[in-house]
Molecule: transfer RNA
Organism: Bacteroidota bacterium
RNA sequence: GGUCUAUUGGUGCAACGGUAGCACAGAGGACUUUCUAUCCUCAAACAUCGGUUCGAUUCCGAUAUAGACUU
Numbered sequence: 001g002g003u004c005u006a007u008u009g010g011u012g013c014a015a016c017g018g019u020a021g022c023a024c025a026g027a028g029g030a031c032u033u034u035c036u037a038u039c040c041u042c043a044a045a046c047a048u049c050g051g052u053u054c055g056a057u058u059c060c061g062a063u064a065u066a067g068a069c070u071u
Base pairs, nucleotide, nucleotide: 001070002069003068004067005066006065007064010024011023012022013021018054026042027041028040029039030038047063048062049061050060051059
């Protein structure tokens, strides 16, 4: 240099083009003499910029970052 893959809460992962969910972590509460454990509730994210579409995390392109293979 070329080809390909991935990018979603703080972390690890889901998500037929039609309300972005799960687990852990965090905050508050219940229980408890207290702590732990358990239960309930809450907050928090679609890498960036464009295109297609009535509608895009999803499809297409470019860019950025990370990685694999190859030269």